[in-house]
Context: one part of a larger RNA
């Protein structure tokens, strides 16, 4: 490392559980709210974090009723308390009830900010002030009453003051037993202002004290309506119109469908697509109720009659409508529910109060009957023996309870307040018999009816009646007759839903299921928003929730003890795979692959048998050996290097309703059946409206077993000679989302301009260095100008470079540091310039110095949500089993061609019955194949000859040749799909005869109309293609087994099952590797076998023709190869052999005026030729077997499967044996079909044939979950689940047995219903591998040593040394974040490592302002908007006003302190203000350069002083510290120049008068160029402003330091 057992961890399937969901049934309720709703917000408990609860009376107060012992709600405990004085709980009325929300006193960033009116505390002393009485006392009004005047209306005066006298009512006081005494009305009554006195009273300031006030309460919007009250027009008077104020009252706003109205799609569907569909659908918007909306005929009908409306059921998918297409689709009538009509002037209806009240209703009460053994932790289980029932519905108790608890039927039961029928009284109100109507035109709409021949209805627009002697309708219009009276209101029930309440109930789920949520879920998270949206249940019967000791860091975690039944119930039932360990057996280091299967030797082991022997059966491992390229899909065809799945577990897809139709079952039957609905409420009866069916035919009128055509009685078509109809399962079909699962995209309604474009308001930023425009001044020069010089001067979409904006090149990075960035180089940087805050512009729609760019990390139409489950002839998927039969890839048509529909091929039932088809045999017809040239073309030699050219001849005629061209005619040999005198084999038609076999109709269901290849015959092509197109056969397709090495199609061969029996096929027979090293007889020598032409080629066998040859061939040695003569000619030469002519004679056995080689020419050497030698065959040509060259490719032989083969293991031929398939044949068995026989049947037994199969079509089955059979059975002596077996049944899908585990259900038969069987769908959702201990640990600014600490230290403190930045990597502030700050502790988890540390846990603390900022005042750009304009609603503009900062506007500075805060405590010094009025200014402003100016701050340089250094003094160095001076330097002030000409304010300020007084309330910690913000991260990006020393420099470059800050979490 395998494999196999056992024994662990991971994980969370399964099972069993439910608190939670999901769907109905009966009631009920059908709103809530300006008496502040719904919904929040913040509070609220002894401790307080969330949930509930309540609301400063706050887990709560008050009363009343019920109850009767415990209580203070849950996550949770502890203190501390209440309670028989009746608590807690529960019930039914009260009482409080913070701030936001319609939200309402203005404002707003909801839960805040700010402002006004009114009204409001005690005590007690002062002091002020008012008030009020009294008593005086002045003045004065009006009233009475007197008087006078006056006719009267009135209009004058008077009502003073003293004193005396009688007396009623009353009334007072005081004596009194009582008598009694006194007082005592017009001579008067109310009122004002005033002044003294006295009292009382209240406010009001002080002081003190309380429970106190920087407070609380009430009121205050708008808009309608009525009412009052002032003002008050056009218009002379009033009088509306209008206003302005006040009373009362009313509405807003939420909220689930359901209703009526005002607007209104698209996607789709018509296989496109427009009328049309989708559809008055979704959506938007208005308005209303518990329902709503319709409604009491100006309605139907048909000559008979009906009587409002709604709603069900029929009529009926009918009548119609309809690119007469898809499709839409009434009505009358009839069955039912339910029922109701009223009113406009009266014994009246309606409403609304008030009275009376019948009933119902809450918490709650009573509420029967059991013990006892056994097992067990525990009894309800079991057994025995009782009991109860108007109560065996259900829950609970330690397992399953009628009699244990809590219930349950059944009975009771109420205070106040509500509720409420029904009466009664009272008020209020009630319109007029319906005129801009009804009708017409024109233009739309609704009606089932789309303009049509269109009635009827509604009305934008124009007209415009009649008045019951009238009018309307009755499907265009007339008529006749019938029938109704519009142009006014009103009306319940029957109907429609259901956010919610209560009570049942479910062949509804059971934690990936059921709402998204069973658990703190619309919450965690995601997003700017609209929006979107998870995952998570289970210890135990009780927490008895592990004291206690041990290892470990006083850890995590473990090991003991200890509870319990169990701890393998310790954070947790059960506990499956997948993955990942640990033990054992047995294999494995020369050996190879779909990982299995047949064999199979060794080792190991023992469950059953057993003769007891490892003996038999058996289990585990497995050397070697043989055959053997997965699975789905999609395909002509897959091992495919074509798709899909890493694994495993859960979940995933043909369903439901309504027509239709067949086939089976059942009823009933010329009949058959109900539907709404009704009674009963269990079964179940009832309902005859209707419906199909018994008659058809015809366009119909119509007739009828016949009818229609037709003159016809003819002939023909359609029919008649009977079987249907509901219901139930199934098979299709149709309509609907219709098997599932997938668009891009349409359309409506909202959400976004924190990114980015552009615009508008208000604010900010730009080191530094150069250049020198216009003007100017002076000079020169000109009559004068121009012109010129020099100075001055500062212009510029002007130069160079940094801050800052961009983003050119390269390269880096491309699972990044980083979803767009870095290094280094580049571009603008006074402008068309860059940036902060607020604001505006919104989707066919904006914005765009324009790229189709941008609109919130993808824009030729954004994003959310919804119409939706849009369509998709289009891809992928599409779950057990066992049988029978089993295709197709063609015709035809198709806006078809990868789709569909008919035919044709397949199945199933039912009928017909051999009608069918092979084989033989008998007749036929043909015009292919071959052949042939007689036709019709095409072609070639020859021969003959017409014509024609050519040449000769010729003055011409005429004529003569001809190796030219050439008709015809003959002759030879020929070609053809569209030539045929001819002419097959097949195929075809027909009919006979045997034997197997089929056929063919009707009806249900389909599949399938991409086919490849391999042979014949052809078209194309190149007589190329694994091309393409056809026609026949086969085979794959859908076919497995042998051969072809290996290979769908090619060659044997059709596989029901087994078997270690035999024969055979193709094919083979030395070895791998089964079977002949067989048997004659021959080729081949190339390893041809075992790859290939044209061409070569003394290769080799076999044949035939010539020829030479014992007269000596042929080949081979030896010899010779000569003279005339260097032939002649040319030539410089030319002698056989440069040419050019000739090419003779002669010696000879033979020798060429020469066949090569050579030489300047010669010479030289061969040769033909010829003789000896030698010896018997040789040579040429041609056929025909088997071979040779020809002959070159890429990892490695590699062109026989290998080894190898050579009179073979190679070819040929002949032969005789054998091997060789799933083929036959044997044996066993199965199942289907037919036939027999038995049996009622169901089935047995026998025989005899079939049994490969893809789409597909028929049969039969198994299993899952739920229901009834079940008050049954089984079951703590162990249910499902869940592992294992070597053990049984069964073809199989499965059943069953036995052991572990588990601890409470399980369900047998026989029936019913489904969310009913997964291996695939780049599926889903969880787990878990693999890759892998790899790749990374995120700027190369850098560490090191030492000492604490601690279990531990590379990282933590501290301490030296040394590195980095220093226009920042330092310091502060807005924005944004929200406690991250500080301090102790702690190390799981976060931190890319470790961690003793942290921005991490826990726990304590921490932010003090009159003067900073907010809030205030003011106003911009925008934003709301009373009134008011527009405009189906919804809403859009906008005045008056009111909001809105990025802007104006009051006033502190040193110092000092905390672990943490300060312009904020502290100390010291300062400093500003509020109301009303008035007048004038102010506020009040660009851009550029320049000039003066100092504050911090600082270089220089000088004086003091302090400290210091080589032993010491002293000097001198060095450090610092304070001050002066030069110069640089913010603010601020001045000036110059230029055009682009540079916000507002009823606020403030400044003067003048006049009165009055004090500082609330928000935020302040920390981070802020970052590890805290924005980017998913401790993320190399991004982020507005202010402060910025020193040397060098011109600088804020840049280098190198200062302060201060870091070494960038491996």
């Nucleotide at each position: 490392g395998g494999c196999a057992u056992c024994u662990g961890g991971u994980g969370g399937a399964u099972g069993c559980c439910u608190u939670g969901g999901c769907g109905g049934u009966a009631a009920g309720a059908g709103g809530c709210g300006a008496u502040g709703a719904a919904g929040g917000a913040c509070g609220u408990g002894a401790u307080a974090c969330g949930c509930u609860g309540c609301g400063a009376u706050a887990a709560g107060c008050c009363g009343c009723g019920a109850g009767g012992a415990g209580c203070u709600g849950c996550g949770a405990a502890u203190g501390a308390g209440c309670u028989u004085u009746g608590a807690u709980c529960c019930g039914c009325g009260g009482a409080u009830u913070u701030c936001c929300g319609a939200a309402u006193g203005g404002g707003g960033a909801a839960a805040c900010c700010c402002a006004c009116c009114u009204u409001c505390g005690a005590u007690a002393a002062c002091g002020g002030a008012a008030u009020u009485c009294c008593g005086a006392g002045a003045c004065u009004u009006c009233g009475g009453u007197c008087u006078c005047g006056g006719a009267a209306a009135c209009g004058a005066g008077a009502u003073u003051c003293u004193u005396c006298a009688a007396g009623u009512a009353g009334c007072c006081c005081c004596c009194g037993c009582a008598c009694g005494g006194g007082c005592g009305a017009a001579a008067c009554g109310a009122g004002g202002u005033u002044u003294c006195g006295g009292a009382u009273u209240u406010c009001c300031g002080u002081u003190a004290u309380c429970a106190c006030a920087u407070g609380a309460a009430g009121g205050a919007a708008u808009a309608g309506a009525a009412c009052c009250u002032c003002c008050g027009a056009a218009u002379a008077a009033a009088a509306u119109a209008g206003g302005a104020g006040g009373u009362u009252u009313u509405a807003a706003g939420c909220a689930a469908a359901c209703c009526c109205a005002g607007g209104g799609a698209a996607c789709u569907g018509a296989a496109a697509c427009a009328u049309c569909u989708c559809a008055g659908u979704a959506c938007c918007u208005g308005g209303a109720g518990g329902a709503a909306a319709g409604g009491a005929c100006a309605u139907c009908a048909a000559c008979c009659g009906a009587g409002a409306c709604u709603c069900c059921g029929c009529u009926a998918g009918u009548a119609g409508u309809g690119g007469c297409g898809a499709g839409c689709g009434a009505a009358c009538g009839c069955g039912g529910a339910u029922u109701a009509g009223g009113c406009c002037u009266g014994c009246g209806g309606c409403a609304a109060a008030c009275g009376u009240g019948a009933g119902a209703c809450a918490a709650c009460c009573g509420g029967a009957a059991c013990c006892g053994u056994c097992u067990g932790g525990a009894a309800a289980g079991u057994c025995g023996g009782a009991c109860c029932a108007u109560a065996g519905c259900g829950g609970g108790u330690g397992a399953c309870a009628g009699u244990c608890c809590c219930g349950u039927a059944c009975g009771g039961g109420u205070a106040a307040u509500g509720c409420g029928a029904a009466c009664g009284u009272u008020u209020g109100u009630c319109c007029u018999u319906g005129a801009g109507u009804a009708a017409g035109g024109c233009g739309g709409a609704a009606c089932a009816c789309g303009u049509g021949c269109a009635a009827u209805u509604c009305u934008g627009u124009c007209u415009g009646a009649a008045c019951a002697c009238g009018g309307g309708g009755g499907g265009a219009c007339c008529a006749c007759c019938c029938u109704c009276c519009a142009a006014g209101c009103c009306u319940a029930a029957g109907u429609a839903c259901u956010c919610c309440u209560u009570a049942c109930c479910g062949a509804c789920c059971g934690a990936u299921a059921g709402c998204g949520a069973a658990c703190c879920a619309g919450u965690a998270c995601c997003g700017u928003g609209a929006g979107g949206g998870a995952a998570a249940g289970g210890u135990g019967a009780a927490a008895a929730g592990c004291a206690c000791c041990c290892c470990g860091a006083c850890g995590a975690g473990g090991g003991g003890a200890g509870u319990g039944a169990a701890a393998u119930a310790g954070a947790c039932c059960u506990g499956a795979a997948a993955c990942u360990g640990g033990a054992u057996g047995c294999c494995u280091a020369c050996a190879a692959a779909c990982a299995g299967u047949g064999g199979g030797a060794g080792c190991c082991c023992a469950a059953g048998g057993u003769u007891c022997g490892u003996c038999c059966u058996g289990g585990g491992u497995g050397a070697c050996c043989g055959c053997g390229u997965a699975c789905c899909u999609u395909u002509u065809g897959u091992a495919u290097a074509a798709u899909g799945g890493g694994u495993c577990a859960g979940c995933g897809a043909c369903u439901u309703a309504a027509u239709c139709u067949a086939a089976c079952g059942a009823g009933c039957a010329a009949g058959c059946u109900u539907a709404a609905g009704c009674c009963g409420a269990u079964a179940g009866g009832c309902g005859a409206a209707g419906g199909c069916g018994a008659a058809g035919c015809g366009a119909a009128a119509g007739c009828g077993a016949g009818u229609c055509u037709g003159a016809a009685u003819a002939g023909g078509g359609c029919g008649a000679a009977u079987a249907g109809u509901u219901c139930g399962u199934u098979g299709g079909a149709u309509u609907a989302g219709a098997c599932c699962c997938g668009a891009a995209a349409c359309c409506u309604a909202g959400u976004g301009a924190u990114c980015u474009a552009g615009c508008c308001a208000u604010g900010a930023g730009c080191a530094g260095g150069u250049u020198g425009a216009a003007g100017g001044u002076g000079g020169g020069g000109u009559a004068a100008c121009a012109c010129c010089c020099a100075c001055u001067g500062g212009a510029g979409g002007a130069c160079c470079g940094a801050a800052c904006c961009g983003g050119u090149g390269c390269c880096c990075g491309u699972u990044g540091a980083a979803a767009a960035g870095g290094u280094c180089u580049c571009g603008g940087a006074u402008g068309a310039c860059u940036u902060g805050u607020g604001g505006u512009u919104a989707g066919g729609g904006g914005u765009g110095a324009a790229a189709g760019g941008c609109c919130a990390a993808c824009c030729a139409a954004a994003c959310u949500a919804g119409g939706a489950a849009a369509u998709a002839g289009c891809u992928g998927g599409u779950u057990c089993u066992c049988c029978g039969c089993g295709a197709a890839a063609u015709c035809u048509a198709u806006u078809u061609a990868g789709g569909u529909a008919g035919a044709g091929c397949c199945u199933c039932a039912g009928a017909u019955g051999a009608a069918u088809g092979c084989u033989u045999c008998a007749g036929g017809g043909g015009g292919u194949a071959g052949a042939g040239c007689a036709c019709u073309g095409g072609a070639u030699g020859g021969g003959c000859u017409a014509g024609g050219g050519g040449a000769c001849u010729u003055c011409a005629c005429c004529g003569u040749c001809u190796a030219c061209c050439a008709a015809a005619c003959c002759u030879a040999a020929c070609c053809a799909a569209a030539c045929u005198c001819c002419g097959a084999a097949u195929a075809c038609c027909u009919g006979a005869a045997a034997g197997c076999u089929u056929a063919u109709c009707u009806g249900g269901g389909a599949g399938a109309c991409a086919g490849a290849c391999g042979g014949c015959g052809g078209g194309u092509g190149c007589u190329a293609a694994c091309g393409u197109c056809c026609g026949u056969c086969g085979u794959c397709g859908a076919g497995a087994g042998g051969g072809c090495a290996a290979c769908a199609a090619c060659c044997c061969u059709g596989a029901c099952c087994a078997a270690c029996a035999g024969c055979u096929a193709a094919g083979g027979c030395c070895c791998c590797u089964a079977a002949g090293u067989c048997g004659u007889g021959g080729c081949u020598a190339a390893g041809u076998g075992g790859g290939a032409a044209a061409g070569g080629a003394u290769g080799u066998g076999a044949g035939g023709u010539u020829c030479c040859u014992a007269a000596a061939a042929c080949a081979a040695c030896u010899a010779g190869g000569a003279g005339g003569u260097u032939g002649g000619c040319u030539u410089a030469g030319a002698a056989g052999c440069a040419g050019c002519c000739a090419u003779c004679c002669u010696u000879u056995a033979a020798a060429g005026a020469a066949a090569g080689c050579g030489u300047a020419a010669c010479a030289g050497c061969u040769c033909a030729c010829u003789a000896g030698u030698c010896u018997a065959g040789g040579a040429a040509c041609u056929u025909u077997g088997c071979g040779c060259c020809g002959a070159a490719g890429a990892u490695g032989u590699a062109a026989c499967g290998g080894g190898g083969c050579u009179c073979a293991a190679g070819c040929c031929a002949c032969g005789c044996g054998c091997c060789g398939a799933a083929g036959c044949u044997u044996u066993g068995g199965g199942u289907u079909u037919a036939c027999g026989c038995a049996g009622c049947a169901a089935u047995g037994c026998g025989u005899a044939a079939g049994c490969g199969g893809u789409a597909g079509c028929g049969g039969a089955g198994c299993g899952u979950u739920c229901c009834c059979u079940a008050u049954g059975u089984c079951u703590g002596c162990g249910a499902a689940g869940c592992c294992g077996c070597a053990c049984u049944c069964g073809u199989g899908a499965g059943a069953g047995g036995c052991g572990g585990u588990g601890g409470a259900g399980a369900u047998a038969u026989g029936g019913g219903a489904a969310g009913u069987g997964c291996g695939a769908a780049u599926g889903c959702u969880g787990a878990c591998a693999u890759g892998a201990g790899u790749a990374a640990c995120g700027a190369c600014a850098a560490a090191c040593a030492g000492u604490g600490u601690g279990a531990g230290a590379g990282a933590c403190a501290c301490u030296g040394u040394c590195g980095c930045c220093g226009a920042a990597a330092g310091u502060c502030c807005a924005a944004g974040g929200g406690u991250u700050c500080c301090u102790g502790c702690u190390u799981a988890a976060a931190g890319c490592u470790a961690a003793u540390c942290u921005g991490a846990g826990c726990a304590g603390g921490g932010u003090u302002a009159g003067c900073c900022g907010g809030c205030c005042c003011c106003u911009a750009a925008g934003g709301c908007g009373a009134g008011g304009g527009c405009g189906a609603a919804a809403g859009c503009c906008g005045u008056a006003g009111u909001c809105g900062a990025u802007g104006g506007g009051a006033a502190u500075g040193a110092g000092g302190u905390c672990a943490a805060u300060a312009u904020u405590c502290c100390u010291c010094a300062g400093c500003c203000a509020g109301c009303g009025g008035g007048u004038a200014g102010u506020g009040a402003c660009g851009a550029a350069u320049u000039c003066c100016g100092u504050a911090a701050g600082u270089u220089g340089u000088c004086a003091u002083c302090u400290c210091u250094u080589a032993u010491u003094g002293g000097a001198u160095u060095g450090a610092g510290a304070u001050g002066g001076c030069c110069g640089c330097g913010a603010a601020g002030g001045g000036g110059u120049u230029c055009c682009a000409g540079g916000a507002a304010a009823u606020a403030g300020c400044u003067c003048c008068c006049g009165c009055a007084u004090a500082g609330a309330c928000c935020g302040u910690a920390c981070c802020c160029g970052a590890a805290a913000c924005c980017g998913a991260c401790a993320c190399a990006g991004g982020u507005g402003g202010a402060c910025u020393g020193g040397u060098a420099g011109a600088g804020a470059a840049u280098a190198c330091c200062a302060a201060g800050g870091c070494g960038c979490u491996u």
Predicted 3D model of a 1610-nucleotide part of an RNA (large-subunit ribosomal RNA, half A) from a Xanthobacteraceae bacterium. The prediction has a mean pLDDT of 81. The source organism's lineage runs through Bacteria, Pseudomonadati, Alphaproteobacteria, Hyphomicrobiales and Xanthobacteraceae.